[in-house]
């Protein structure tokens, strides 16, 4: 000088999963986002068990060949992408389309109980381009 790792700062992204205060400490606060539970009335039909969080259902082909379970391509849906605070939307390009609880049992549900705030992942890569609303300068 160049590559490649890691490590901390920043700045970004999936997600409810963030922010503030106190502090020697928490089975500890408080905002804010999110989820279960739970009346009328209305709805529903329990061994084909039935249900929850989530975008992650469901279909077709191969193979194993018993349930099922692995691979391949699709789909319902869902994300990223103009970084000119932020937001929605069209085209267009690139990804996801997973896990995991409950335990025979929960519809909806006012009041009311109640629980979560975790975990992952990017760093010049080469796909962006329009149209509105818009704090502020």
């Nucleotide at each position: 000088g160049g590559g490649a790792a890691a490590u901390a700062u920043u700045a970004g992204c999936u997600u409810a999963a963030u922010c503030c205060a106190u502090a020697a400490a928490a089975u500890g606060g408080g905002a804010a986002c999110g989820g279960a539970g739970g009346a009328a009335c209305c709805g529903a039909u329990u061994u084909u068990g039935g249900g929850g969080u989530g975008a992650a259902u469901u279909c077709u082909g191969u193979g194993c060949a018993u349930c099922g379970c692995a691979c391949a391509g699709g789909u319902a849906g869902g994300g990223u992408u103009u970084u000119a605070a932020c937001c929605u939307u069209u085209c267009g390009a690139c990804c996801c389309g997973a896990a995991c609880c409950c335990g025979u049992c929960a519809g909806c549900u006012a009041a009311c109980u109640u629980c979560g705030u975790a975990a992952g992942c990017u760093a010049u890569a080469a796909a962006g381009a329009a149209a509105g609303g818009g704090a502020g300068g």

A computed fold for a 137-nucleotide RNA from Desulforamulus profundi, annotated as c-di-AMP riboswitch aptamer (ydaO/yuaA leader).
The coordinates come from a structure-prediction model, not an experiment, and the mean pLDDT is 79.
Of the family's consensus pairs, 92% are formed in the model.